[in-house]
RNA sequence: UGGCCGGUAGCUCAGUGGGUAGAGCGCGCCCUUGAUAAGGGUGAGGUGGAAGGUUCGAGCCCUUCCCGGCCAA
Numbered sequence: 001u002g003g004c005c006g007g008u009a010g011c012u013c014a015g016u017g018g019g020u021a022g023a024g025c026g027c028g029c030c031c032u033u034g035a036u037a038a039g040g041g042u043g044a045g046g047u048g049g050a051a052g053g054u055u056c057g058a059g060c061c062c063u064u065c066c067c068g069g070c071c072a073a
Base pairs, nucleotide, nucleotide: 001072002071003070004069005068006067007066010025011024012023013022019056027043028042029041030040031039049065050064051063052062053061
């Protein structure tokens, strides 16, 4: 320098015919217990790496850039 893959909640990741963003774990509150643990209920938490573009509408499509990994030189 070029090619490919990835970047979504605190962490690990779903979502790939464009249509109001989800799970598990973790966290708060409640129930349960003599008290914990376990279990159950409920809630908060995301400008989706950045900036543009297309579209009525973008996590999803297009362009540039940033970060990480792999390969080639």
This is a predicted structure of a 73-nucleotide RNA (transfer RNA) from Pseudomonas fragi. It was read from a public genome assembly. Rfam family: tRNA.